[in-house]
This is a predicted structure of a 74-nucleotide RNA (transfer RNA) from a Candidatus Aenigmatarchaeota archaeon.
Rfam family: tRNA. Gene Ontology term of the family: triplet codon-amino acid adaptor activity.
The coordinates come from a structure-prediction model, not an experiment, and the mean pLDDT is 80.
RNA sequence: GGGUAUGUAGCUCAGCUGGAUAGAGCACCGCCCUUCUAAGGCGGGGGUCGCAGGUUCGAAUCCUGCCAUACCCA
Numbered sequence: 001g002g003g004u005a006u007g008u009a010g011c012u013c014a015g016c017u018g019g020a021u022a023g024a025g026c027a028c029c030g031c032c033c034u035u036c037u038a039a040g041g042c043g044g045g046g047g048u049c050g051c052a053g054g055u056u057c058g059a060a061u062c063c064u065g066c067c068a069u070a071c072c073c074a
Base pairs, nucleotide, nucleotide: 001073002072003071004070005069006068007067010026011025012024013023019057028044029043030042031041032040050066051065052064053063054062
């Protein structure tokens, strides 16, 4: 330098035949329970979906460029 894959919450991921309120588990915060802790139960906060454009009535999802990481080729 060329190619492929991945990039969504603090972490691990789902969601990808575009459809309209962005989700799960763990973690975190509060409450209940308990003599206390843990476990358990209930509730809550947290994301402009890597960045910037484009297409569309509508984009996490399609297209283009760039960035980061991993792997392959040279």